[in-house]
């Protein structure tokens, strides 16, 4: 230095639910909360995958479909500590 991750240490983040705001929705934000996380830090046409479907179109009450989203799905990238 890299790989790796402990009944170590210093820190950190914050699921679901509930309340409010926002949006067509997915979702996002704030408060509370803590399921968990060795990257649960960052990155969304520039890797894949997944969610929604307002407008639009069509074989019209359904289907297609992202210019809207998800990083706590994999992935890329940066990083604290130092036992085995």
């Nucleotide at each position: 230095a890299a790989a790796c991750g402990a009944u170590a240490a210093u820190a950190g983040c914050a699921a679901a639910a509930c309340a409010g705001u926002u949006u067509a929705a997915a979702g996002a934000c704030u408060g509370c909360g803590a399921c968990g996380c060795a990257a649960a830090g960052c990155u969304a046409a520039a890797g894949g995958g997944c969610c929604u479907a307002a407008a639009g179109a069509u074989u019209u009450u359904a289907u297609c479909a992202a210019u809207g989203g998800c990083a706590g799905c994999c992935a890329g990238u940066u990083a604290c500590c130092g036992a085995a």